Source information: This is a predicted structure of a 351-nucleotide part of an RNA (small-subunit ribosomal RNA, central domain) from an uncultured organism. The prediction has a mean pLDDT of 88. RNAcentral holds the full RNA, with entries from ENA and SILVA. Rfam family: Bacterial small subunit ribosomal RNA.
[in-house]
Context: one part of a larger RNA
RNA sequence: UUGGGCUUAAAGGGCACGCAGGCGGAACAGUGUGUGUUGUGUGAAAUCCCCCGGGCUUAACCGGGGAAUUGCACAGCAAACUGCUGUUCUUGAGGCAGGUAGGGGUGCAUGGAACUCUUGGUGGAGCGGUGGAAUGCGUAGAUAUCAAGAGGAACGCCAGAGGUGAAGACGGUGCACUGGGCCUGUCCUGACGCUGAGGUGCGAAAGCGUGGGGAGCGAACGGGAUUAGAUACCUCGGUAGUCCACGCCGUAAACGAUGUCUACUAGGUCGUGGGUGUUCUGACACAUUCACGGCCGGAGCAAAAGUGUUUAGUAGACCGCCUGGGGAGUACGGCCGCAAGGUUAAAACUC
Numbered sequence: 001u002u003g004g005g006c007u008u009a010a011a012g013g014g015c016a017c018g019c020a021g022g023c024g025g026a027a028c029a030g031u032g033u034g035u036g037u038u039g040u041g042u043g044a045a046a047u048c049c050c051c052c053g054g055g056c057u058u059a060a061c062c063g064g065g066g067a068a069u070u071g072c073a074c075a076g077c078a079a080a081c082u083g084c085u086g087u088u089c090u091u092g093a094g095g096c097a098g099g100u101a102g103g104g105g106u107g108c109a110u111g112g113a114a115c116u117c118u119u120g121g122u123g124g125a126g127c128g129g130u131g132g133a134a135u136g137c138g139u140a141g142a143u144a145u146c147a148a149g150a151g152g153a154a155c156g157c158c159a160g161a162g163g164u165g166a167a168g169a170c171g172g173u174g175c176a177c178u179g180g181g182c183c184u185g186u187c188c189u190g191a192c193g194c195u196g197a198g199g200u201g202c203g204a205a206a207g208c209g210u211g212g213g214g215a216g217c218g219a220a221c222g223g224g225a226u227u228a229g230a231u232a233c234c235u236c237g238g239u240a241g242u243c244c245a246c247g248c249c250g251u252a253a254a255c256g257a258u259g260u261c262u263a264c265u266a267g268g269u270c271g272u273g274g275g276u277g278u279u280c281u282g283a284c285a286c287a288u289u290c291a292c293g294g295c296c297g298g299a300g301c302a303a304a305a306g307u308g309u310u311u312a313g314u315a316g317a318c319c320g321c322c323u324g325g326g327g328a329g330u331a332c333g334g335c336c337g338c339a340a341g342g343u344u345a346a347a348a349c350u351c
Base pairs, nucleotide, nucleotide: 003323004322005321006320007305008304012319014202015201016200017199021195022194023193025089026088027087028086029085030084031083034081035078036077037076038075039074040073041072042071049066050065051064052063054062055061092192093189094188095187096185097184098183099182100181104178105177106176107175108174109173110172111155115151116150117149118148119147120146121145122144126137127136163170164169207248208247209246210245211244212243216242217241221237222236223235224234259318260317261316262315263314264313267296268295269294270293271292272291273290274289275288276287277286278285300307301306324351325350326349333344334343335342336341
């Protein structure tokens, strides 16, 4: 390479949008690009393969004939499939209308509990902390308690195996702006679709830059313990950081360790959001249908664990990735970054 694979053995890109490319619904007509078929030319000879047994005493070898040379070009025919052109369609996709749930996003405002600090009152010896202690705080009045004030961060209960979002993620309350979904109607467009190398955007935490902010917590650091030691676990402090604005970084066990889309293939049960039907109405109940979130389970699949209409089943389209362990996600080079570093990515050697 041909293959075979990617939940856990190596392997799904962190997620999305999307140019090129690849692939693409139903009907009819045309064309004849691909395709098929027939013929002609060409496809040097030798070699390989088949036949003859002519020439060397035989054979190898030489000689004669054939086939093959799966290619290319041209001509004729075919028109199912593919492509192209034209006309049409509605089931894919989208639009419109009416409903509807939601911690989806951004900004502004605002609330209570707790905490720390400040001031004042009461009070008068301890408090705090631990396995036990000590460092620490306290007669300059602490801890406790009451009142007032200031500040920053996070939003208890509700809360759920629950909801929303492409992912990261999102949770007090109100308002404004704003994205998406689902259901119903079947009114409109008429394949407008799927995927997506590059590219672009988003992307937890930590970290970086500038300026703010700083209650609590708290890397580093200092002290007290523990210990043989203790650069730790425990404890008293505590800077960066954690918070805000703007700009970088671009990585995570970014996980469902499971790419996206489509069709098909037993069920049972629970939940969330809609619709329809049944009874004269109705809470409700039952039946049914669409979308989403779980559990159990059949066939099938799987090395097994397991999975099982939310597929890891049966198939198709497109992308990404893997190819023994170490060396190594490293070196060198390129690109990106202020830096930290990221990304792309080997080899020698060794088992």